[in-house]
Molecule: Archaeal signal recognition particle RNA
Organism: Thermoplasmata archaeon
C1' cells in the first nucleotide's frame, strides 16, 4: 500500500414510476413495478419545494451521473393513419325512342280473325234433402141448446126460428188416400135392468158396438218455406289455359350500342371535412445491463 477475518457508527439504504388531488411540489388514493428490508405519530413545504418529528433494523453494503434495453402509463394538448359519418362530383340501376338482333316456337300449320269450353257476374228454371199446411158452399134428415105455437089423453106426437154437432146427396177446391188410435160432460144405436100403461105401444139411459171433434204415422197435392260439392237455359264481362274452324308464312324481341328524361332510394368509385374511438409516434417511465467518478472508523493476520 493491497487481500482477509471480525467489530463500530457519523455517509448510505429501509423503494420508484404513472394518473387523480394542487396554481405548484410532497403525502394520500387507484394502478403498474421492486426488494431481506420497518413500527408509531403527524400533516408539510415554497421552485434552494422532492413530508416533518420519535423509534428501529442494517450496516460501508453504498451513492451520484451518463447511455442502452424496456414492463406499464398517457392521451387535457401535439403529429400520422384508419374507421365512422357527412358534403360534393362522375358513372350505372330505372324510364321511353332508336339500332341490333340471340334463346325459343313455327307446313305435326306462325301473327291475325272467328265459334266455342273452362273462369267470374246476373236472371230463370229444374232436381234432390227438410220444414210448413188440410178449401167453400148449399139442401135434406137427426139431435143438443134457447125461446115458442097446435093437440082430450100417461109414456108422447106435429111444426116453426137461430147457432153448434153428427150422417146423407151435389157442387167447388190441389186440399185427398191408407193404416193404428180416440170423448165422464159429442153422434149413432142400445142387450139386460128401470120407469109410465089394463094392455097394445113408448119413454130415460149404463155396458158393449160403430162414428166423428182429436192424435199418431206413411203417402199424394200445394197459391208454401229453406237447403245444396248437383244441373239447364239467357244476358253481360274477361287476363291466362283447351278444343273447332278459315287462312297460308312468319312470330318473338335478350345482351350489346346510341339518344333523351330523371323526384327519391340504392350501387360502386374519387375528394374534402368536424366529434369520438383505434393504432402508432413524440411523452414517460418501474426493474436491469454497461461505463465513469467515488468510496468512514478501529483492531488483528498475511504479503
Nucleotide at each position: 500500500u493491497a487481500c482477509u477475518g471480525g467489530a463500530c457508527u457519523a455517509g448510505a439504504c429501509c423503494g420508484g414510476g404513472g394518473a387523480g388531488c394542487c396554481a405548484g411540489g410532497c403525502c394520500c388514493u387507484c394502478c403498474c413495478u421492486g426488494u431481506g428490508a420497518c413500527c408509531c405519530g403527524u400533516g408539510c413545504c415554497g421552485a434552494a419545494a422532492u413530508g416533518c418529528g420519535g423509534g428501529g433494523g442494517c450496516g460501508a453494503c453504498u451513492g451520484c451521473c451518463u447511455g442502452g434495453c424496456a414492463a406499464g402509463g398517457g392521451c387535457a394538448a401535439c403529429c400520422a393513419g384508419g374507421c365512422c359519418u357527412u358534403u360534393g362530383g362522375c358513372a350505372g340501376u330505372c324510364u321511353c325512342c332508336a339500332u341490333g338482333a340471340a334463346a325459343u316456337c313455327g307446313u305435326a300449320g306462325a301473327g291475325u280473325c272467328u265459334c266455342u269450353g273452362u273462369c267470374c257476374u246476373u236472371u230463370u228454371g229444374g232436381a234432390u234433402c227438410g220444414g210448413g199446411g188440410g178449401u167453400u158452399u148449399g139442401c135434406a134428415u137427426g139431435u143438443a141448446u134457447a125461446a115458442c105455437u097446435u093437440c082430450a089423453a100417461a109414456g108422447g106426437a106435429a111444426g116453426a126460428u137461430a147457432u153448434g154437432c153428427a150422417u146423407g146427396c151435389a157442387a167447388u177446391u190441389u186440399a185427398c188416400c191408407g193404416g193404428g188410435a180416440a170423448a165422464a160432460c159429442c153422434c149413432g144405436c142400445c142387450a139386460g135392468g128401470c120407469c109410465c100403461g089394463g094392455a097394445a105401444g113408448g119413454g130415460a139411459a149404463c155396458a158393449a158396438c160403430g162414428g166423428u171433434a182429436u192424435c199418431c204415422u206413411g203417402g199424394a197435392c200445394c197459391a208454401u218455406c229453406g237447403a245444396u260439392g248437383c244441373u239447364g237455359a239467357g244476358a253481360g264481362g274477361g287476363u291466362g289455359c283447351g278444343g273447332g274452324g278459315a287462312g297460308g308464312a312468319g312470330a318473338g324481341g335478350a345482351a350489346g350500342u346510341g339518344g333523351a328524361g330523371g323526384a327519391c332510394g340504392c350501387u360502386a368509385c374519387c375528394a374534402a371535412a368536424a366529434c369520438a374511438c383505434c393504432u402508432g409516434g413524440a411523452c414517460u417511465g418501474a426493474a436491469c445491463c454497461a461505463g465513469g467518478c467515488g468510496u468512514g472508523u478501529c483492531c488483528a493476520g498475511u504479503a